Glycine riboswitch aptamer from Roseicyclus mahoneyensis, 93 nucleotides, folded computationally. The organism belongs to Roseicyclus, within Bacteria. Its mean pLDDT, the model's own confidence on a scale to 100, is 81.
RNA sequence: CCAUCGACGCAGGGAGACGCUGGCCGGGAACGGUCAGGGCCGAAGGAGCAACCGCCCCGGUAAACUCUCAGGCAAAAGGACCUGCGCCGGUAC
Repeated sequence: CCAUCGACGCAGGGAGACGCUGGCCGGGAACGGUCAGGGCCGAAGGAGCAACCGCCCCGGUAAACUCUCAGGCAAAAGGACCUGCGCCGGUAC
């Protein structure tokens, strides 16, 4: 110098599912907030398991899979993951 892995920051892309119903509050209204009811979604977070491994009673250990506790179901916000840039650390040469 280059390659590669991970963390952080910035930018871009980014799906799914009731603009549901009823009560209360604010308001002239639109609309917003909140509580309840049933329906639904999976890609914040969280939880669970296989192969495999071990000291083999048992334990370690993965996801975009599964569960929906949480979160979400007009817009907004959020958003796993992907890409680019910056920066720090590790690995290899």